[in-house]
Molecule: c-di-GMP-I-GGC riboswitch aptamer
Organism: Desulfatibacillum sp.
């Protein structure tokens, strides 16, 4: 500093059900466990999804759609 097999020790949590906020995408708590080597975190680039105008443009959501920034955990080999 790359890698990320094992072993340990752990971690998050899909669709789905419940409450609950949103006009909506979808957020947030419980349950739940599809699956993750960052499925921590950032809307910066592309995308895709919503609400409005409707000229084309505004505002928003999605980090578990891709890239990209960034911080963490173990150490068998090399």
């Nucleotide at each position: 500093u790359c890698a990320g097999c094992a072993c340990a020790a752990g971690c998050c949590a899909a669709a789905c059900c419940g409450g609950u906020c949103g006009u909506g995408a979808g957020g947030c708590c419980g349950g739940g466990a599809c699956g993750g080597a960052a499925a921590g975190c950032c809307a910066c680039g592309g995308g895709u999804c919503u609400u409005g105008a409707u000229u084309u443009u505004a505002a928003g959501a999605c980090a578990g759609c891709c890239g990209g920034g960034u911080u963490g955990c173990g150490c068998a080999u090399c």